A computed fold for a 135-nucleotide RNA from Tamaricihabitans halophyticus, annotated as SAM riboswitch aptamer (S box leader). It was read from a public genome assembly, where an Rfam model found it.

[in-house]
RNA sequence: AGCUCAUCCAGAGGGGCAGAGGGAUCGGCCCGACGAAGCCCCGGCAACCGGCGUAGGCGAGUGAUACGCGAGAUUCGCGAGAUCGCCAGCGACAACGGUGCCAAUUCCGACCCGGCCAUGCGGGAAAGAUGGGAA
Numbered sequence: 001a002g003c004u005c006a007u008c009c010a011g012a013g014g015g016g017c018a019g020a021g022g023g024a025u026c027g028g029c030c031c032g033a034c035g036a037a038g039c040c041c042c043g044g045c046a047a048c049c050g051g052c053g054u055a056g057g058c059g060a061g062u063g064a065u066a067c068g069c070g071a072g073a074u075u076c077g078c079g080a081g082a083u084c085g086c087c088a089g090c091g092a093c094a095a096c097g098g099u100g101c102c103a104a105u106u107c108c109g110a111c112c113c114g115g116c117c118a119u120g121c122g123g124g125a126a127a128g129a130u131g132g133g134a135a
Stems, first nucleotide, its partner, number of pairs: 003133006013042005021031003025110004043102003048098003052091003056087005067079005106127001111124004
């Protein structure tokens, strides 16, 4: 980079260095010398993953001089069970670990649908972003 799943109308910025761009792409519209990108420091938001609690499902399953039940005979079957692995639900926290984020709904649109065209509105895709997973 590609695949897959979830989310994307909420929330949260100051300082220093720097010096002209930035908002993914294209169009629009914005932000920017009252200082863009980038880097550093400090702060914050949020709750995706870990971590915590709780109730489950699936699979594996030691020992036995037997925990229960049933056969019926010294053995067999079933169930329960310590433990381990995997899966997934609900809840709490933000102390901690891994990320992410802190103008504008992902800033709006792009393709399709709501008969067509224009405009507006609504819905769904695509694309993108972030996180989880697998290879």